[in-house]
RNA sequence: AGAGUUUGAUUCUGGCUCAGAUUGAACGCUGGCGGCGUGCUUAACACAUGCAAGUCGUACGCGAAAGGGACUUCGGUCCCGAGUAAAGUGGCGCACGGGUGAGUAACACGUGGAUAAUCUGCCUCUAUGAUGGGGAUAACAGUUGGAAACGACUGCUAAUACCGAAUACGCUCAUGAUGAACUUUAUGAGGAAAGGUGGCCUCUGCUUGCAAGCUAUCGCAUAGAGAUGAGUCCGCGUCCCAUUAGCUAGUUGGUGGGGUAACGGCCUACCAAGGCAACGAUGGGUAGCCGAUCUGAGAGGAUGAUCGGCCACACUGGAACUGAAACACGGUCCAGACUCCUACGGGAGGCAGCAGUGGGGAAUAUUGCGCAAUGGGCGAAAGCCUGACGCAGCGACGCCGCGUGAGGGAUGAAGGUCUUCGGAUCGUAAACCUCUGUCAGAAGGGAAGAAACUAGGGUGCUCUAAUCAUCAUCCUACUGACGGUACCUUCAAAGGAAGCACCGGCUAACUCCGUGCCAGCAGCCGCGGUAAUACGGAGGGUGCAAGCGUUAUCCGGAUUUAUUGGGUUUAAAGGGUGCGUAGGCUGUCCGACAAGUCAGGGGUGAAAGCCCGGCGCCCAACGCCGGAACCGCCUUUGAUACUGCCGGGCUGGAAUGCGGAUGCCGUGGGAGGAAUGAGUAGUGUAGCGGUGAAAUGCAUAGAUAUUACUCAGAACACCGAUUGCGAAGGCAUCUCACGAGGGGUUCAUUGACGCUGAGGCACGAAAGCGUGGGGAUCGAACAGGAUUAGAUACCCUGGUAGUCCACGCAGUAAACGAUGAUGGCUAACUGUCGGGCCUUCGGGUUCGGCGGCCAAGCGAAAGCGAUAAGCCAUCCACCUGGGGAGUACGACCGCAAGGUUGAAACUCAAAGGAAUUGACGGGGGCCCGCACAAGCGGAGGAACAUGUGGUUUAAUUCGAUGAUACGCGAGGAACCUUACCCGGGCUCGAACGGCACCUGAAUCACCCAGAGAUGGGUGAGUCUUCGGACAGGUGUCGAGGUGCUGCAUGGUUGUCGUCAGCUCGUGCCGUGAGGUGUCGGCUUAAGUGCCAUAACGAGCGCAACCCUUGCCGUCAGUUGCCAUCAGGUUAUGCUGGGGACUCUGGCGGGACUGCCACCGCAAGGUGUGAGGAAGGGGGGGAUGACGUCAAAUCAGCACGGCCCUUACGUCUGGGGCGACACACGUGUUACAAUGGCGGCUACAGAGGGAAGCCACCCCGCGAGGGGGCGCGGAUCUGAAAAGGCCGUCUCAGUUCGGACUGGAGUCUGCAACCCGACUCCACGAAGCUGGAUUCGCUAGUAAUCGCGCAUCAGCCAUGGCGCGGUGAAUACGUUCCCGGGCCUUGUACACACCGCCCGUCAAGCCAUGAAAGCCGGUGGCGCCUGAAGUACGUGACCGCAAGGAGCGUCCUAGGGCGAAAACGGUAAUUGGGGCUAAGUCGUAACAAGGUAGCCGUACCGGAAGGUGUGGCUG
Repeated sequence: AGAGUUUGAUUCUGGCUCAGAUUGAACGCUGGCGGCGUGCUUAACACAUGCAAGUCGUACGCGAAAGGGACUUCGGUCCCGAGUAAAGUGGCGCACGGGUGAGUAACACGUGGAUAAUCUGCCUCUAUGAUGGGGAUAACAGUUGGAAACGACUGCUAAUACCGAAUACGCUCAUGAUGAACUUUAUGAGGAAAGGUGGCCUCUGCUUGCAAGCUAUCGCAUAGAGAUGAGUCCGCGUCCCAUUAGCUAGUUGGUGGGGUAACGGCCUACCAAGGCAACGAUGGGUAGCCGAUCUGAGAGGAUGAUCGGCCACACUGGAACUGAAACACGGUCCAGACUCCUACGGGAGGCAGCAGUGGGGAAUAUUGCGCAAUGGGCGAAAGCCUGACGCAGCGACGCCGCGUGAGGGAUGAAGGUCUUCGGAUCGUAAACCUCUGUCAGAAGGGAAGAAACUAGGGUGCUCUAAUCAUCAUCCUACUGACGGUACCUUCAAAGGAAGCACCGGCUAACUCCGUGCCAGCAGCCGCGGUAAUACGGAGGGUGCAAGCGUUAUCCGGAUUUAUUGGGUUUAAAGGGUGCGUAGGCUGUCCGACAAGUCAGGGGUGAAAGCCCGGCGCCCAACGCCGGAACCGCCUUUGAUACUGCCGGGCUGGAAUGCGGAUGCCGUGGGAGGAAUGAGUAGUGUAGCGGUGAAAUGCAUAGAUAUUACUCAGAACACCGAUUGCGAAGGCAUCUCACGAGGGGUUCAUUGACGCUGAGGCACGAAAGCGUGGGGAUCGAACAGGAUUAGAUACCCUGGUAGUCCACGCAGUAAACGAUGAUGGCUAACUGUCGGGCCUUCGGGUUCGGCGGCCAAGCGAAAGCGAUAAGCCAUCCACCUGGGGAGUACGACCGCAAGGUUGAAACUCAAAGGAAUUGACGGGGGCCCGCACAAGCGGAGGAACAUGUGGUUUAAUUCGAUGAUACGCGAGGAACCUUACCCGGGCUCGAACGGCACCUGAAUCACCCAGAGAUGGGUGAGUCUUCGGACAGGUGUCGAGGUGCUGCAUGGUUGUCGUCAGCUCGUGCCGUGAGGUGUCGGCUUAAGUGCCAUAACGAGCGCAACCCUUGCCGUCAGUUGCCAUCAGGUUAUGCUGGGGACUCUGGCGGGACUGCCACCGCAAGGUGUGAGGAAGGGGGGGAUGACGUCAAAUCAGCACGGCCCUUACGUCUGGGGCGACACACGUGUUACAAUGGCGGCUACAGAGGGAAGCCACCCCGCGAGGGGGCGCGGAUCUGAAAAGGCCGUCUCAGUUCGGACUGGAGUCUGCAACCCGACUCCACGAAGCUGGAUUCGCUAGUAAUCGCGCAUCAGCCAUGGCGCGGUGAAUACGUUCCCGGGCCUUGUACACACCGCCCGUCAAGCCAUGAAAGCCGGUGGCGCCUGAAGUACGUGACCGCAAGGAGCGUCCUAGGGCGAAAACGGUAAUUGGGGCUAAGUCGUAACAAGGUAGCCGUACCGGAAGGUGUGGCUG
């Protein structure tokens, strides 16, 4: 310090999530030791038991017993115990210490002040006093009530208990004077006390000694001062809700009185009517506050355990008493709830003290030891008390420290895991060797914490008559819970001591197996559907470590509430607009003040903590000492620039006046023409109207059209604009009146009068509402007609409200520049409107508006850019993820519709802005293609062939499925093939390799059983170099699988598409994705080229290079050729020969817009141009860019993984792949005369041939058979058909057509039944040119004709691949259909339009609103009742009296009744909302989304929605 997550990618906005730190924690797994801390966060729930506050005999009166001893008359007495224990009177303490956080939003707390408005026991100091008396009472004794608790009566007694008297100040009160003052002073009145103990004999009295004496000490009283503690008051600070906006009767103030320690409505009577509140009163919710703690860079945010300060509380509520202090945790009284005792009459109790129990809870400890230390209470002291405290125990709850060993050790052991089988890794890890000894264990030693008090002794000061005592100091003595602990020494022994989480990214760490959208994981993104580094296990690794993870919490990251430190055109966000109140801000100069501000000083800011330095426990944690800091508040002194306040000026901001212009500015009145509709009359006749096309409608009762006149209402053409005006909404014929505004010019006037503006007030399109008018047009609703699957729409015909006016309401819009108002500053250029000035009349300049384009700058970008979205200043408004929702509830407004204000639960990980690249569009432009058009021939109808679907079947093996499957894999299914089915066999197996052993040469023939495989048997055969080869058998190691996954793959292939595209380097532009280049113009078949150009080049494609074909040359001539020469034949290159020609096949040439004309800058184009065999790519082929379709193929082959192993392998017989109601594709043959048939007769190319092609001859009608020459081929061989000539048929289901069927044959083959081809004879079906629709083809092409080849025994071939023969028609053109390319545009698409997506309905789940009612608690109000208690009154009773009991009054806790309000829970039913792989209906939105969309409003409709009206462009 950041990271992940929206997208195909980018950038921004924005939320969610993570990494860190933290904790009084809890849970899971695990756990060796020690130190220091820490431990009911929940039920302020209830509590058994023990302890937690007593002490003083030096205040007082009393005063045992047990036990021991002595005596005894045995009844007892005396002494010790002992003036002890115990209780009582009295004093002090019990108001501290300890606990808890319920209540409390408050002067409770914090901080700083005030107290001249106060008190203060014990303590310290000062001064003075302490005289002299009195009467009681408890204890105790007796009697007595009660179960008890607890009393009652009678009697005795003491005090430092109580009460008078005396005295008394600087105390208190009253009065007077003084005075600013409770300041001083005078007078008068009033008010105290207590003694105890020790010592002594100087004085006095008795007189050993003791006292009333002296002295010491502890106390007592009064007054003053201090210290400490407390009370009260004030400034400032201190949570959330405004969907809490008004609250208040002792309320606010005054006067008198009361009360208090003290001020005060604190209380009371009277008077006045105030007081608080938007700077948040009142109400509601929550909460003890702080020092501090956690976090953070800080500012902040969160928290308020332990420790410390303050407050509050003590079962709940109320109340007072005592006291210095309480309205009192371990006191009292009353009421209430609860628990306990009871003899039923009454009583007792309060752990939020320490332990402990139950309960609650995820969860929190011992009924321990000790007063040794520290501190507290009492005491003169010894001492007693102290669950404060000091220690120990329990808990890894936290922090800190230590250990679980160290060094060496490679055959890198065994074993585990992985493996490419080589190895790698755990791993120097272990074993093994050497060594050490922390902790734990055993034995021994053994602290500090302790110094006081006190006692004894010594010394000294002071006091005294003197000693003692006090005080100071020295010596000695005494005291340890922890604890035989810490610590030290010794002993033995590596011996007793490691886990937890994680390993997809964030985030350090990877493999195997299992599982198969299952089981599961998950903080976010997301993993899991057969190869999961994400689930579970294992190995390995990473991190931390006596802990590790999880959960929860807070802060951080989050600049994601922004003071530091954010925003508002389009992401969330500018109010619809103005006027204006409070408030905020405010020009310039001078003077004064000093509130803010700044500087210095002082006080305070407790300690602890944090930080720094040092020190002490071995270190650290921890502790101690010192410092710094505590950013604050108060006070004082000074400064005066700025802000402020006050005073005085100024004119530049603002405003006013004079004069001249300006406009669709407003309100009211008057006027006008065009159009529309209507009425009347005329002319006129059959239609009009309307639409994509129609129909409804109107019209012979005379429409439409046309003419004239009349009426009505509404809106104002042209001018008109990029214009003008207005605050916005908005405003347009002309004119009048009234009103208002802004701008310019020049002077004059006022003198900061200004800006903004929460609330408030006013204005505010359209729709809508009310009342009354008006009603021509248009026109929601509605009706009808169309369209449609439907059409509650779009279109058409009608048509009501409305549209118009007046008055009143309403108050919203995409009320938009989606841009608040005001002021200032910051380059240019250009247009226009209204003024001024100048002008050479072109224009220039200046002010104010309205526009365009741009510099800087800004912005995420688009863009903005003097009319800012730039740079500053002031003020207001608003935003903080999406949905839920502008909804619910509440409140306010409204006649209503509704508006304003405005949540939450729940849910999602996104929602969004801008731009980019694609893709798409029923967007646009340009261009191409047999894409359409123009043509020719087909398919779709028939029969058959073949493939597919479906069905059937034991099986009909499998794959291919829009284009890009369907005569496809298959270029040959009768067996085989063959993968399928049925049956029969085999299990090292049908084939191959290695090793070992045995047998036999190999091999061949035959027989038997069997369907065969196979099994059994016989015979022949007799290799060898003796190693073996070969074959069979047995065993073993490797088998085998057309089983699965083409979505794990290689390779190959189809398609877009032979389309012209796809990219790169460098540079440049952009934050970036990316762009540029590759765009533009022209051109091309072409990203082909040229020009232009922030691009310049290059690559893969295109083209060319290659093959073939077309022309020529040259070389070479055999099997080809034959002009010339010769020979020969009936005839034939037949022969000799030839190298001319054809041809064959090598090598070359040739074509390049090269030439000409025209057009063009060029590239290039055009030409009935020339030349040429060929002309602008001559024809054809091969050649297929980056990529797309998870396209096809695991069955061609290869291959990862999975699966089968007497079977999913393999052999074999038979069957099936050939089925058949149907449907589709591809073909063949036809339907005939451009034809069929018969006869005669020509002309190819390419390719094949030995288990072959087969001449020729014979036989057969023929398929074919029998002979037989030649040929492994330019030699032999199979061979053309259409065509030509002649004849016939004459339009018909035919002399067309040939299916189907019957019969007879041929050939191949082991075998033609399922299931071959061919031949002959006979039979002679459908079919007469084919609906919607659809296919191919642009020239040697289509069409038509035959020929060959592969596979192959044969063939279901009409298929496929080739070859040649004959040989057309048409293309105006690019509007349309399809496909494609480029540019551009829109997009909510990116799985990319076969996309996305909206609403109702149906189902499940969840939270929530309303709801008759029901229930609950809270606070207030009214009425009734009213304990204890203070105060007051009374007091016939008691008392001599003082006074008291009793009674009453006021107030009140509590109780009862009642009405209302608010809150919460629940509820039949009901409303919408959210979520949920594959439900229903439609298609609203995104493209012109197929009717542009959206906003407000109104009506209507299953639903999205539709329509009207006005507005917006997003």
Small-subunit ribosomal RNA from an uncultured Bacteroidales bacterium, 1514 nucleotides, folded computationally. The sequence is in RNAcentral, with records from SILVA. Rfam family: Bacterial small subunit ribosomal RNA. Rfam links the family to the GO terms structural constituent of ribosome and ribosome.